c-di-GMP-I riboswitch aptamer from Lachnospiraceae bacterium NE2001, 92 nucleotides, folded computationally. The model forms 95% of the base pairs in the Rfam consensus. Taxonomically the source falls in Lachnospiraceae (Bacteria, Bacillati, Bacillota, Lachnospirales). The coordinates come from a structure-prediction model, not an experiment, and the mean pLDDT is 79.
RNA sequence: UUUAACAAUGGGCAAAGCAGAAGUGAUUCUGUGACGCAAAGCUAUAGGGCCUUAUAGAUGGGAGAUAAUCUGUAAGGUAGCCAGUUGCAAAU
Numbered sequence: 001u002u003u004a005a006c007a008a009u010g011g012g013c014a015a016a017g018c019a020g021a022a023g024u025g026a027u028u029c030u031g032u033g034a035c036g037c038a039a040a041g042c043u044a045u046a047g048g049g050c051c052u053u054a055u056a057g058a059u060g061g062g063a064g065a066u067a068a069u070c071u072g073u074a075a076g077g078u079a080g081c082c083a084g085u086u087g088c089a090a091a092u
Stems, first nucleotide, its partner, number of pairs: 005092001012037002017032006035080001041085003047082002049078011
């Protein structure tokens, strides 16, 4: 250093739901509640993905319109999507 067996420690965070609040919305905050997580700590100005709003164009269909889908631009959200980065414990 690696592999195997096996033991131990005090613990941490908090999904969905429900209640209240904020927001056009995605979603967020507080309380409750635990599905799970060895980073479910931090970072959205390292990067990618996804979602929302506004707007322009295109597609399709059609008598026409609405709705829908895709792409661009702007603003926003998501880290419990990937990722970047920091870190606790570890007896034999």